[in-house]
RNA sequence: GGGGCUUUAGCUCAGUUGGGAGAGCGAAACACUGGCAGUGUUUAGGUCGGGGGUUCGAAUCCCCCAAGCUCCACCA
Numbered sequence: 001g002g003g004g005c006u007u008u009a010g011c012u013c014a015g016u017u018g019g020g021a022g023a024g025c026g027a028a029a030c031a032c033u034g035g036c037a038g039u040g041u042u043u044a045g046g047u048c049g050g051g052g053g054u055u056c057g058a059a060u061c062c063c064c065c066a067a068g069c070u071c072c073a074c075c076a
Base pairs, nucleotide, nucleotide: 001072002071003070004069005068006067007066010025011024012023013022019056027043028042029041030040031039032038049065050064051063052062053061
């Protein structure tokens, strides 16, 4: 220098016709219990890595940039 993959909640991740932003774990409140634990219910928590574009509409398509992993090439 070139190619590929990844980036979504505090953590691990899903989200493949472009139209509802989600699950599990974790957190908080409440109920059951004498209490802890446990179980159940509810709630909070997001610039979908950043910027721009296409579109009525973008996590999803296109371009640029950043970070991580990986392969190749080059120099020595």

A computed fold for a 76-nucleotide RNA from a Herpetosiphonaceae bacterium, annotated as transfer RNA. The organism belongs to Herpetosiphonaceae, within Bacteria. Its Rfam family is "tRNA". It is annotated as a transfer RNA. RNAcentral records the identical sequence in 2 taxa.